[in-house]
Two RNAs folded together computationally: RNase P RNA and transfer RNA, 426 nucleotides in total. Rfam match: Bacterial RNase P class A. Its mean pLDDT, the model's own confidence on a scale to 100, is 79.

RNA sequence: GAAGUCAUCCGGGUGGCCGCUGUUUCCCGCCUCCGGGCGCCGGAAAUAGAGGAAAGUCCGGACUCCACAGGGCAGCGAUGCCGGCUAACGGCCGGGCGGGGCGACCCGACGGAAAGUGCCACAGAAACAUACCACCUCGCUCGCGGGGCAAGGGUGAAAUGGUGCGGUAAGAGCGCACCGGGUCCACGGAGACGUGGGCGCCGGGUAAACCCCAUCGGGAGCAAGGCCAAAUGACGCGGUUAAGGCGGCCCGUCGACGCGUCAGGUAGCGCCGCUUGAGGCAUUCGGUAACGGAUGUCCCAGAGAGAUGGCCACACAAACACAGAAUCCGGCUUACAGGAUGACUUCGCCG
RNA sequence: GCCGGAGUAGCUCAGUGGUAGAGCGGCUGUUUUGUAAACAGCGGGUCACGGGUUCGAGUCCUGCCUCCGGCUCCA
Numbered sequence: 001g002a003a004g005u006c007a008u009c010c011g012g013g014u015g016g017c018c019g020c021u022g023u024u025u026c027c028c029g030c031c032u033c034c035g036g037g038c039g040c041c042g043g044a045a046a047u048a049g050a051g052g053a054a055a056g057u058c059c060g061g062a063c064u065c066c067a068c069a070g071g072g073c074a075g076c077g078a079u080g081c082c083g084g085c086u087a088a089c090g091g092c093c094g095g096g097c098g099g100g101g102c103g104a105c106c107c108g109a110c111g112g113a114a115a116g117u118g119c120c121a122c123a124g125a126a127a128c129a130u131a132c133c134a135c136c137u138c139g140c141u142c143g144c145g146g147g148g149c150a151a152g153g154g155u156g157a158a159a160u161g162g163u164g165c166g167g168u169a170a171g172a173g174c175g176c177a178c179c180g181g182g183u184c185c186a187c188g189g190a191g192a193c194g195u196g197g198g199c200g201c202c203g204g205g206u207a208a209a210c211c212c213c214a215u216c217g218g219g220a221g222c223a224a225g226g227c228c229a230a231a232u233g234a235c236g237c238g239g240u241u242a243a244g245g246c247g248g249c250c251c252g253u254c255g256a257c258g259c260g261u262c263a264g265g266u267a268g269c270g271c272c273g274c275u276u277g278a279g280g281c282a283u284u285c286g287g288u289a290a291c292g293g294a295u296g297u298c299c300c301a302g303a304g305a306g307a308u309g310g311c312c313a314c315a316c317a318a319a320c321a322c323a324g325a326a327u328c329c330g331g332c333u334u335a336c337a338g339g340a341u342g343a344c345u346u347c348g349c350c351g
Numbered sequence: 352g353c354c355g356g357a358g359u360a361g362c363u364c365a366g367u368g369g370u371a372g373a374g375c376g377g378c379u380g381u382u383u384u385g386u387a388a389a390c391a392g393c394g395g396g397u398c399a400c401g402g403g404u405u406c407g408a409g410u411c412c413u414g415c416c417u418c419c420g421g422c423u424c425c426a
Stems, first nucleotide, its partner, number of pairs: 001347010013314006020049008028039004051322001055333002058331005063221004070251004076217005081095005096110001097108004111212002116210002118206003132153002135148006161179006180201001182199007225272003228268001232426001233262006244254002264425002279298008352422007361375004369406001377393005400414004
């Protein structure tokens, strides 16, 4: 210098003018039982005001109601190498194994197919119990039959370990060497697993097919739910002989109303839930790390048709990408103009 | 905001993992003076899109896009 890999961060700054939302204070207005209260439809000032994904709603929780969310069986769903972290997870960290890359590094739905069942189209003799052609051998009526074999051909995505040597009538793990795979033993490791040795390999694939094993899971969701104000009648069905809560059954428990149809009504610029939280930042200690502990410090949107915008100037290569909270957190996934920093790899050149 | 469902021919819908179909519509021909009907034939598909599992995916798994529906009180 070129080409890359990984990690982290920013994604607009300063000043001026106009405007939006919340909170506090003041002025002003109204009410008053003179303590005060109210102001959205008056004004002013101060102060705060979106994201790395606020998104998709794909996982996991908190919270609320259904019973203080219960027990058993069946079923359903999810996860799936090992160890750890965490409130929890399908997330993260570290390790193992497999695959890719010269490498830094990256990727992996990665339990079980000797528990059972199903499926494997077409082709092919045969797709899990089989021999079409060929090969060898025996018999004869000389192109057929009996036997042996599974090396060779052919079909297929896949054909009963692969290569070589020996062996044989021809062959074959039939024997041997190496490679692959399974299993048993020993050693190492916390474990996944690794290393070494023994045993010829009684047998294909598919579990993102049913299934088996292990672990986990009650349902609904802030339009949850609570409070104030407002507003109803008729009919049908099933029920205190136990319906329903409890989604299949049984137990247990609560238990007097539950469900539906028709016609209609009420709904306020109402209040709470609502933002202080598994919270942020800094320092430090433990740990390889994820993460955890301690100390100090900070308060950082909370609306209810829904607030962050517009214009100008300056520096500049330029101000432009994806996109905007709606109960709140931890993740994952997806979208994203441009830019910054650090560590590392390979190649070339110079010293 | 929260929850649920669906994307297959122009339209409405079928579709055990094994060559993607039906009805209506369209086009061409026959028939008719002409049209309709009838009869005969034909064409038309990125199975919304991307990735994966599998020999093989419309179907199974996963990501993403679009569309549709439901949700207050008297109850």